Small-subunit ribosomal RNA, 5' domain from Cunninghamia lanceolata, 498 nucleotides, folded computationally.
The full RNA is in RNAcentral, with records from SILVA.
Its mean pLDDT, the model's own confidence on a scale to 100, is 82.

[in-house]
Context: one part of a larger RNA
């Protein structure tokens, strides 16, 4: 000098920031991801009818973003600089296309089991849901529906089609809105943008009281697998590969831009903000999908908590608030989608604890104030004293002003993008007026380092102390008082870094 600080003490205001560093401990409650009726049949409300409103379900897109945390990780990470064997929904550009058929399943209705969670069965039905055929271009190796058994798969039947002279693979076509124009949507191919996967070089903590480590290990061939390269996996073959330029092992640790300090070189650090990575009660696994091996999805095995009719079920705050525990220590179960941005939608409107704000905390930085000018009978009083005096001290009283701040009253925004409407913050900021010096100063130190000194008490006692040291009867070092010095809404101590 610095801090995400804490503690003692004191405390007026504003602006801007910051706020579980410990138990990646356990969590009551609420909430944080939905949206589309202009994809679809249907139900409900309502009506004389048309129109209208609304909703569980099928379907589409999103939920892989945004938000949190730093447990793991010493390199499958990260930073810098390169590379080739790749993928990419939505978006943009270009070119082309959309012909003909079919069978179902939810919802719904009936029924059965169960305490519940929920499960089974019979029947009906639509689509931008699903399936088949034709057509195209590119590329490389491949089946569908139904029935039966069974549930990981196996067998059978039917129709259609086919053999390198070409098997297999696409479309939601009479899609949605509209009177129409047209708009939105669908399929294929190529390119782009942005995003992502992969490889390599160099840098990246401590220990040698860790010196050898390695069998899919290192390389090759064939095969498999992947979006793609590759021991990524497997069979065979060879015996390689790493290492004192520190391998292996052990400890510690998310990395960086940055931050603190320093003249610099360096040293320390990685809160907030930004980029990357990893994780989501612990371990494992896949499904869906352009993208996950998925925080608020699924299956499974542990531990824990809860419900139960004891057969069986439910849950996961390291999202935002909040509770307990731990701790020296860290906030409201607040307001709003007005702005910025995100999701879905043609749009209106909807959702958004992202975000914008308010609340709490002197936690920090910055700014302002606690009055200004005059005022000597140098008042009273305190302290001191050689009893003359000195000092607190122009300080006070007193006089004249001012009103930052404070209280009250009046006016009152920008932020809104617009033709109009639309503001959580907020009657806030700001402005004007009235009132009255009114509402506002402490903390530490005073032996040297180190700015600031006397008196009284104590008497190696009680104490102080960062260090040197001080205290044994005249203590500038202990305690109190007066005075002084330093900083100031703070100040001092403790902890840590330079």
């Nucleotide at each position: 000098g610095a801090u995400g600080a804490a503690c003692a003490u004191u405390g007026g205001c504003g602006g801007c920031a910051u706020g579980c560093u410990u138990a990646a401990c356990a969590c009551a409650u609420g909430u944080a991801a939905g949206u589309c009726g202009g994809a679809c049949a249907g139900g409900a409300a309502g009506u004389g009818g048309u129109g209208u409103u609304u909703c569980a379900g099928u379907g589409g897109c999103a939920a892989a973003c945004g938000g949190g945390u730093g447990a793991g990780u010493a390199a499958u990470g990260u930073g810098u600089a390169a590379g080739a064997a790749c993928c990419u929904a939505c978006c943009c550009u270009u070119g082309g296309g959309a012909g003909g058929g079919g069978a179902a399943c939810a919802a719904c209705a009936g029924u059965u089991g169960g305490a519940a969670a929920u499960a089974g069965u019979u029947g009906c039905u639509a689509a931008u849901a699903c399936c088949c055929c034709a057509u195209a271009g590119a590329a490389u190796u491949a089946g569908u529906a139904c029935c039966u058994c069974a549930u990981a798969g196996a067998g059978g039947u039917a129709a259609g089609u086919u053999g390198a002279g070409g098997a297999g693979c696409a479309a939601a076509a009479g899609g949605g809105a509209g009177a129409a124009a047209u708009c939105c949507g669908c399929c294929c191919a190529a390119g782009g943008a942005g995003g992502g996967g992969c490889u390599c070089a160099c840098g990246u903590u401590u220990g040698a009281u860790u010196a050898g480590c390695u069998a899919g290990u290192u390389g090759g061939u064939g095969a498999g697998g992947c979006a793609a390269u590759g021991g990524c996996u497997u069979a065979c073959c060879a015996a390689g590969g790493c290492u004192u330029c520190a391998a292996u092992c052990a400890g510690u640790a998310g990395c960086u831009g940055g931050u603190c300090u320093g003249a610099g070189a360096g040293g320390a650090u990685g809160a907030u903000c930004a980029a990357c990575c990893a994780c989501a009660u612990u371990g494992g696994g896949a499904c869906u999908g352009a993208g996950a091996c998925a925080c608020a999805a699924c299956c499974u095995a542990g531990a824990c908590u809860c419900c139960u009719a004891c057969a069986g079920g439910a849950g996961g705050u390291a999202g935002c608030a909040g509770u307990g525990a731990g701790g020296a220590a860290u906030u409201u179960u607040c307001c709003g989608c007005a702005a910025u941005g995100g999701g879905a939608g043609a749009a209106a409107g909807c959702c958004u604890g992202a975000u914008g704000g308010a609340g709490c905390a002197a936690u920090g930085c910055c700014g302002c104030g606690u009055g200004a000018a005059g005022g000597a009978a140098g008042a009273a009083g305190g302290c001191u004293c050689a009893c003359a005096g000195g000092u607190c001290a122009u300080a006070a009283a007193c006089u004249u002003c001012u009103u930052u701040u404070c209280u009250c009253a009046g006016a009152g925004a920008a932020g809104a993008a617009u033709a109009a409407a639309u503001g959580a913050c907020g009657g806030u900021a700001u402005c004007u007026g009235a009132g009255g010096a009114a509402u506002a100063a402490g903390c530490a130190u005073c032996g040297g380092c180190c700015a600031a000194c006397u008196c009284u008490g104590u008497g190696c006692c009680a104490a102080c102390a960062g260090u040197c040291g001080c205290g044994a009867u005249a203590a500038a070092a202990c305690a109190a008082a007066g005075g002084a010095u330093g900083c100031a809404a703070g100040c001092g101590u403790u902890a840590u870094c330079c």